[in-house]
RNA sequence: GGGUGUAUAGCUCAGUGGUAGAGCAUUCGUCUGUUGUUCGAGAAGUCCCCGGUUCAAACCCGGGUGCCCCCU
Numbered sequence: 001g002g003g004u005g006u007a008u009a010g011c012u013c014a015g016u017g018g019u020a021g022a023g024c025a026u027u028c029g030u031c032u033g034u035u036g037u038u039c040g041a042g043a044a045g046u047c048c049c050c051g052g053u054u055c056a057a058a059c060c061c062g063g064g065u066g067c068c069c070c071c072u
Stems, first nucleotide, its partner, number of pairs: 001071003005067003010024004018055001026042004048064005
């Protein structure tokens, strides 16, 4: 230099055009003599950035950036 993949909650990930989710972690309550466990409830997101297509985009298209891998 060329090519592929990837970017979503604190972490690991799901979500193939129509209300953004799960597990773990975290907060509060429940339980317990205490811690832990169990159970219940809550908080936590500009879906990497810019633009386009569309009635509607995390999702499709173009460009950019970071990271992984392959080729040279």
Molecule: transfer RNA
Organism: Trichonephila clavipes